RNAcentral holds the sequence, with entries from ENA. The RNA shown here (transfer RNA) has 71 nucleotides and comes from a Candidatus Uhrbacteria bacterium. The prediction has a mean pLDDT of 83. Taxonomically the source falls in Candidatus Uhriibacteriota (Bacteria, Bacteria candidate phyla).
RNA sequence: UCCGGGAUCGUCUAGCGGCAGGACGCCAGGUUCUGGCCCUGGUAACCUAGGUUCGAAUCCUAGUCCCGGAA
Numbered sequence: 001u002c003c004g005g006g007a008u009c010g011u012c013u014a015g016c017g018g019c020a021g022g023a024c025g026c027c028a029g030g031u032u033c034u035g036g037c038c039c040u041g042g043u044a045a046c047c048u049a050g051g052u053u054c055g056a057a058u059c060c061u062a063g064u065c066c067c068g069g070a071a
Base pairs, nucleotide, nucleotide: 001070002069003068004067005066006065007064010024011023012022013021018054025043026042027041028040029039030038047063048062049061050060051059
């Protein structure tokens, strides 16, 4: 330099163009003499900037960072 893959709640991880979900964590409540376990509810995210579209996490372009490959 070129090619491919990746970036989503605090963490891990789903999501074939149509409400962003789950687990863990955290917060509150229940349960308990207290704590833990357990149960219920809540919390919180689409790497950045453009474009396409009625509608983009998803498609396109450029960029940043990470991983792999070629030279």